Predicted 3D model of an 81-nucleotide RNA (transfer RNA) from an uncultured Eggerthellaceae bacterium. Its Rfam family is "tRNA". The family's RNA type in Rfam is transfer RNA.
RNA sequence: GCCGGAGUGGCGGAACGGCAGACGCGGCGGUCUCAAAAACCGUUGUCGAAAGACGUGCGGGUUCAAAUCCCGCCUCCGGCA
Numbered sequence: 001g002c003c004g005g006a007g008u009g010g011c012g013g014a015a016c017g018g019c020a021g022a023c024g025c026g027g028c029g030g031u032c033u034c035a036a037a038a039a040c041c042g043u044u045g046u047c048g049a050a051a052g053a054c055g056u057g058c059g060g061g062u063u064c065a066a067a068u069c070c071c072g073c074c075u076c077c078g079g080c081a
Stems, first nucleotide, its partner, number of pairs: 001080007010025003018064001026044006045054003057073005
């Protein structure tokens, strides 16, 4: 240099172009217990005082609608040279 794959919460990871984050782990609060562990219940993206705004690596495009399709770029992995 060329070809292919990947990038989504704190972590793993799901998601037919139609509610973004299912499910699990972790965190926080609670129930239970003499106390704990386990179990169970609730909660848990970011900014903001709030209203609200933003959010799938970054920037564009297509579309009524994009994590998903298209283009460029960045990072990582593999292959070829």
Model confidence (mean pLDDT): 83 of 100.